[in-house]
RNA sequence: AGGGGUGUAGCUUAAAUGGGAGAGCGUCCGUCUCCAAAACGGAAGGUUGUAGGUUCGAAGCCUACCAUCCCUG
Numbered sequence: 001a002g003g004g005g006u007g008u009a010g011c012u013u014a015a016a017u018g019g020g021a022g023a024g025c026g027u028c029c030g031u032c033u034c035c036a037a038a039a040c041g042g043a044a045g046g047u048u049g050u051a052g053g054u055u056c057g058a059a060g061c062c063u064a065c066c067a068u069c070c071c072u073g
Stems, first nucleotide, its partner, number of pairs: 001072007010025004019056001027043005049065005
């Protein structure tokens, strides 16, 4: 320098070919218990890496960047 993969909640990740983002763990609150743990119920937490574009509508399509991993030289 060229090519490819990945990027979604604190962590691990889901979301047939575009229709509005969910789960598990963790955190917090509650029930239970003499107390705690476990179990159960509930809640908070997301500009979907960034910026544009296409579209009535983008996590998913297009372009350029950023981070990271791999391949070629």

Transfer RNA from a Candidatus Beckwithbacteria bacterium, 73 nucleotides, folded computationally. It matches the Rfam family "tRNA". By type it is a transfer RNA. Its family is annotated with triplet codon-amino acid adaptor activity in the Gene Ontology. The organism belongs to Candidatus Beckwithiibacteriota, within Bacteria.